[in-house]
Molecule: SAM riboswitch aptamer (S box leader)
Organism: Sporolactobacillus vineae DSM 21990 = SL153
């Protein structure tokens, strides 16, 4: 950096360190010297994990293993901690007061996480 997949309307400090921009991008609209963004601690969360059951399959059937589903845990390896991934872009459908707004759905683009190169 590419691919495959699964999420992405929930949650998360009145703490410190530091001092100008930050929310990817576009177009808006926010947050900021009543100190943002970032870091460090604290926290939230269960993807990776772990522990029980259940149902399936398979095997070398007193059992093991896989897989998909429920539920618990939180030690380890990520991530998250303003606003839905803030809203928005392209397309399609439905309303309507129609060079326009609206609402729904995919799609693009992005994060993050398992896994492959």
């Nucleotide at each position: 950096c590419u691919c495959u997949u699964a999420u992405c309307c929930a949650g998360a400090g009145c703490g410190g360190c530091g001092g100008a921009g930050g929310g990817a991008c576009u177009g808006g609209c926010c947050c900021g010297a009543u100190g943002a963004u970032g870091c460090c601690c604290g926290g939230c969360a269960a993807c990776c994990c772990u522990c029980g059951g259940u149902u399936u399959u398979c095997u070398c059937c007193u059992a093991g293993a896989a897989a998909a589903c429920c539920g618990g845990g939180a030690a380890g390896g990520u991530g998250c901690u303003a606003a839905u991934u803030c809203c928005u872009g392209c397309g399609a459908a439905u309303g309507u007061a129609c060079u326009g707004c609206a609402u729904u759905c995919g799609a693009c683009a992005g994060a993050u996480g398992a896994g492959a190169g």